[in-house]
Context: one part of a larger RNA
RNA sequence: CUGGGCGUAAAGCGCGUGCAGGCGGUUCGGCGAGUUGGAUGUGAAAGCUCCUGGCUUAACUGGGAGAGGUCGUUCAAUACUGCCGGACUAGAGAGUGGUAGAGGGAGGUGGAAUUCCGCAUGUAGUGGUGAAAUGCGUAGAUAUGCGGAGGAACACCAGUGGCGAAAGCGGCCUCCUGGCCCAUUUCUGACGCUCAGACGCGAAAGCUAGCGUAGCAAACGUAUUAGAGACCCCGGUAGUCCUAGCUGUAAACGAUGUGAACUUGGCGUCGGCGGCUUCAAAACCGUCGGUGCCGUAGCUAACGCGAUAAGUUCACCGCCUGGGGACUACGGCCGCAAGGUUAAAACUC
Numbered sequence: 001c002u003g004g005g006c007g008u009a010a011a012g013c014g015c016g017u018g019c020a021g022g023c024g025g026u027u028c029g030g031c032g033a034g035u036u037g038g039a040u041g042u043g044a045a046a047g048c049u050c051c052u053g054g055c056u057u058a059a060c061u062g063g064g065a066g067a068g069g070u071c072g073u074u075c076a077a078u079a080c081u082g083c084c085g086g087a088c089u090a091g092a093g094a095g096u097g098g099u100a101g102a103g104g105g106a107g108g109u110g111g112a113a114u115u116c117c118g119c120a121u122g123u124a125g126u127g128g129u130g131a132a133a134u135g136c137g138u139a140g141a142u143a144u145g146c147g148g149a150g151g152a153a154c155a156c157c158a159g160u161g162g163c164g165a166a167a168g169c170g171g172c173c174u175c176c177u178g179g180c181c182c183a184u185u186u187c188u189g190a191c192g193c194u195c196a197g198a199c200g201c202g203a204a205a206g207c208u209a210g211c212g213u214a215g216c217a218a219a220c221g222u223a224u225u226a227g228a229g230a231c232c233c234c235g236g237u238a239g240u241c242c243u244a245g246c247u248g249u250a251a252a253c254g255a256u257g258u259g260a261a262c263u264u265g266g267c268g269u270c271g272g273c274g275g276c277u278u279c280a281a282a283a284c285c286g287u288c289g290g291u292g293c294c295g296u297a298g299c300u301a302a303c304g305c306g307a308u309a310a311g312u313u314c315a316c317c318g319c320c321u322g323g324g325g326a327c328u329a330c331g332g333c334c335g336c337a338a339g340g341u342u343a344a345a346a347c348u349c
Base pairs, nucleotide, nucleotide: 004320005319006318007303008302012317014201015200016199017198021194022193023192025088026087027086028085029084030083031082033081034080035077036076037075038074039073040072041071042069048066049065050064051063052062053061054060091191092188093187094186095184096183097182098181103177104176105175106174107173108172109171110154115149116148117147118146119145120144121143125136126135162169163168206246207245208244209243210242215240216239220235221234257316258315259314260313261312262311265294266293267292268291269290270289271288272287273286274285275284298305299304322349323348324347331342332341333340334339
């Protein structure tokens, strides 16, 4: 080195872009590096295997033969891999014509509701709970009406609906902008797949500076209680929102890496196209791409998965190797900090 695995038992990096590396479509010619065969050289001794001898035997030891190699030289072969050259279009990309969408960024704008403020009506309660109390209220509350302010979130539509690599994205309008899908088969002609390191993105909470603050609400106060670090109630600050930067973690989950090929079916739904049909549609038939349910074979310890595979295969990456100690210590790197990342051992069962 060769093994077995990774949905739930240990194990898929949170997600992407991508250098090196690994792997790579069809076909023709050349080379003959890898590869294969022959010849030859060498592969000391000891050791190893076989045969045989010596110590009473064995170990030990003497003799003979053989094996043992990413080895050298040379001749030959050319299927496969490789290299060089030519060609191709089924992979990949581009063009043209279309579609759908909470994809991203910026600016503007709308209505409902909560709270607060002013005015008016009106008078003794209101609020809250299992019951209460704290609270608010005769300095006029709650309730009702009108007007105003401000912040945050967008009911219905709304859907195992859509979009995005993931995190995630939901009022409406405008501008800027990314990607997918369908049709066509016009062009390029393998330009591809994966990816250690690297780089970028990355919910919530948290941090720095500044702004903002309606509602909600860690902490805190009050109430409750034997106590109450709680439930319930009344308040309420960080925070939640915005700008610039940092942090880099989550049950970041489909607990399922990415790409490709192959393998009976049925029923929904979203986007497109074709056919049929129609006044126009719908329906129906077919097809491509997504998203669901149920199931065949097969797989699985079972649960279940089942063309969106956990089936049958290939390429590449990541990861696992008994439980605890330990998502720890030490050290390195990163961070303002909180901490993150990489990651043991003693000991113990």

Small-subunit ribosomal RNA, central domain from a metagenome, 349 nucleotides, folded computationally. Its Rfam family is "Bacterial small subunit ribosomal RNA". RNAcentral holds the full RNA, with entries from SILVA. Its mean pLDDT, the model's own confidence on a scale to 100, is 87.